Source information: This is a predicted structure of a 73-nucleotide RNA (transfer RNA) from an Acidimicrobiia bacterium.
Parts: sequence; C1' cells; structure tokens
RNA sequence: GGGCGUUUAGCUCAGUUGGAAGAGCGCCUCCCUUACAAGGAGGAGGUCGGGGGAUCGAGACCCUCAACGCCCA
Repeated sequence: GGGCGUUUAGCUCAGUUGGAAGAGCGCCUCCCUUACAAGGAGGAGGUCGGGGGAUCGAGACCCUCAACGCCCA
C1' cells in the first nucleotide's frame, strides 16, 4: 500500500424486510436472611465509532474518515 471483517449500555453481545434501541452479566433501591450469597420486585445507564448523503423515515443503504483484528504485498 491492497483486500476482508468488527465498532450498539460499564463488560460480553443480539437487533429479521428500513418503521417505538434490546438481552445476559454488572450497578442502585426495596423485599427475603442474624448476616452474606442465592432468590423476588423495581430502577438508573445509549450522540448505535466521527462526518456527510439518498429516503417521509436509518443501528441496518451509499460515500468518507478513524480505531481494532486477520490475510496479501
């Protein structure tokens, strides 16, 4: 330098045909317990990597930039 893949909650990851952003774990509050863990109920937490475009409408499509990984040179 070229090709491919990944980027979504604190962490690990889903997200179907473009139509209201989710799960598990973690965190907070309450219940339960002598207490802790487990369990039960509730809650907080997101510029969906950045910018631009097409569309009535984008996490999903197009362009570009960045970070990370793999392969080739």
NCBI's taxonomy places the organism under Bacteria, Bacillati, Actinomycetota, Acidimicrobiia.